[in-house]
RNA sequence: AGGUAACGCAAAGCGCCGGGCCACGCGGGUGACAGCCGCGAGGGUGACGAGGAGAGGAAUCAUCGAAAGAUUCGGCGGAUGUUUCUCCGGCUGAGGGCUAGACCAGCCGCAGAGAAGGGCAAAAAACGGCAGCAAUACCGCAACAGAUCCCUUCAAAGAAAGCC
Numbered sequence: 001a002g003g004u005a006a007c008g009c010a011a012a013g014c015g016c017c018g019g020g021c022c023a024c025g026c027g028g029g030u031g032a033c034a035g036c037c038g039c040g041a042g043g044g045u046g047a048c049g050a051g052g053a054g055a056g057g058a059a060u061c062a063u064c065g066a067a068a069g070a071u072u073c074g075g076c077g078g079a080u081g082u083u084u085c086u087c088c089g090g091c092u093g094a095g096g097g098c099u100a101g102a103c104c105a106g107c108c109g110c111a112g113a114g115a116a117g118g119g120c121a122a123a124a125a126a127c128g129g130c131a132g133c134a135a136u137a138c139c140g141c142a143a144c145a146g147a148u149c150c151c152u153u154c155a156a157a158g159a160a161a162g163c164c
Stems, first nucleotide, its partner, number of pairs: 014077004019073001020045003024040005048065003054087007088109006096164004103158001114154006127140003131136001
């Protein structure tokens, strides 16, 4: 320096699975199947993207649509959301002129609350492939949203302070 193997990290619609559902196996059942019933420390399923992070505390079933209509159902854990308090760092505001270091007000975490207009996905389904007895998973392919996200426009604010 290169190679191989094992382990760890990767994530935040994220991780997990004892409910449910599905498949399979065994047993019951049947003439034999199937339905049906029981069993299994066993298998499968269980959130599709968009959006979201200054630090800490508290509260809270944490934003948006797409799909589906036994499941994105249920449970556990987590969470970048929202409200609020404190702190940190910033943006804007000085109305005769200058000054944004301090104070004050609004706001943001790369920047005016608010309003209007415009913009943006992935999966599922279908089709093809691949693994599996199967449930099902994965890969390829094209299309399709909405928002508190992105863009444009409109839209604001110190009788304070210092100096003149």
The prediction has a mean pLDDT of 79. A computed fold for a 164-nucleotide RNA from a Faecalibacterium, annotated as glmS glucosamine-6-phosphate activated ribozyme aptamer. It matches the Rfam family "glmS glucosamine-6-phosphate activated ribozyme aptamer". By type it is a riboswitch. Gene Ontology terms of the family: regulation of gene expression and catalytic activity. The sequence is in RNAcentral, with records from Ribocentre.